[in-house]
Source information:
RNAcentral holds the sequence, with entries from Rfam. Predicted 3D model of a 93-nucleotide RNA (SAM riboswitch aptamer (S box leader)) from Corynebacterium poyangense. Taxonomically the source falls in Corynebacterium (Bacteria, Bacillati, Actinomycetota, Mycobacteriales). Its mean pLDDT, the model's own confidence on a scale to 100, is 75. The model forms 96% of the base pairs in the Rfam consensus.
RNA sequence: AACCUAUUCAGAGCGGCCGAGAGAUCCGGCUCAUUGACGCCGCAGCAACCCCCGAAGCCUCGGAAGGGUGCUUCCGCCGGAAGUCAAUAGGGA
Numbered sequence: 001a002a003c004c005u006a007u008u009c010a011g012a013g014c015g016g017c018c019g020a021g022a023g024a025u026c027c028g029g030c031u032c033a034u035u036g037a038c039g040c041c042g043c044a045g046c047a048a049c050c051c052c053c054g055a056a057g058c059c060u061c062g063g064a065a066g067g068g069u070g071c072u073u074c075c076g077c078c079g080g081a082a083g084u085c086a087a088u089a090g091g092g093a
Base pairs, nucleotide, nucleotide: 003091004090005089006088007087008086013043014042015041016040017039021032022031023030025081026080027079028078029077044072045071046070049068050067051066052063053062054061055060076085
């Protein structure tokens, strides 16, 4: 790396930098954006996939002090198309 498994209508924002597009791809719509979006960094927070803690006893439940990730506009923004396509976690290690 291929591949496998699970999840994807809940939840959680401020500051600084940057400067024109952004919301995965294509079409249509809708929305956000020079009153600075998207992105990056810091801090804070959310969540509970893994470690961890407790119960339990092989499959779950609860917790969140600490660690590894992740996430913090709108259901993966909506409909259609393509396709398990994409994202995240764990395994593969």